[in-house]
């Protein structure tokens, strides 16, 4: 230099043919169980604003296509593998 795969909440990781994101697990918070703890069980948990109802933002970064983008297109950054 060329080719391929990948980057999503605090972490791992899912998301059918583009159909309105964070399922599931871990962790964390609170509560229950216990003499106490571990374990187990229940509820909650992306970010910001707001007393609240609710609103806005968010898939490495920037643009584009579309009514609609994690998904398609372009540029770019980073990681892994292959070829030279």
């Nucleotide at each position: 230099g060329c080719c391929g795969c990948g980057g999503u909440g605090g972490c791992g990781g899912a998301a059918u043919u583009g159909g309105u994101a964070u399922a599931c697990g871990c962790g964390c918070a609170c509560g229950g169980u216990u003499c106490a703890g571990a374990g187990c069980c229940g509820u909650g948990u992306g970010a910001g604003a707001g007393c609240a109802a609710u609103c806005u933002c968010u898939u490495g970064g920037a643009g584009g296509u579309u009514c609609a983008a994690c998904u398609c297109c372009u540029c770019u950054c980073c990681g892994c593998g292959g070829c030279a």